[in-house]
Molecule: SAM riboswitch aptamer (S box leader)
Organism: Myxococcales bacterium
RNA sequence: CUCUCAUCCAGACGCGCCGAGGGGCCCGGCCCUGCGACAGCGCGGCCAACCGAUCCGAAAGGGCACGGUGGCAAUGCCGGAGGCGGCUCGCGCCGCAGACGAUGAGGA
Numbered sequence: 001c002u003c004u005c006a007u008c009c010a011g012a013c014g015c016g017c018c019g020a021g022g023g024g025c026c027c028g029g030c031c032c033u034g035c036g037a038c039a040g041c042g043c044g045g046c047c048a049a050c051c052g053a054u055c056c057g058a059a060a061g062g063g064c065a066c067g068g069u070g071g072c073a074a075u076g077c078c079g080g081a082g083g084c085g086g087c088u089c090g091c092g093c094c095g096c097a098g099a100c101g102a103u104g105a106g107g108a
Stems, first nucleotide, its partner, number of pairs: 002107007013044005021032003026080004045072003050068003054063003076100001083096005
């Protein structure tokens, strides 16, 4: 870099350094942010249960949280961009799928 499968409306943050924007891409919102955001590093804490280990079980599955990951503003913050279906006189509204993004596991 790429493929496959799965999940993404639950949950969980403080301090120090840093010093200006940030909330994946584009547009529109709405938020966070010098009372220091975002990202990174350091210290400590927490959430969760994808993989391994382990326990119960015939199995399905369940428990635990030891190890490997991951995560800790707002639904992947909301809407749109296009597709399909339903409703509406219409403006629009609702739903489904897809695409994109993130994470895990296994491949090439």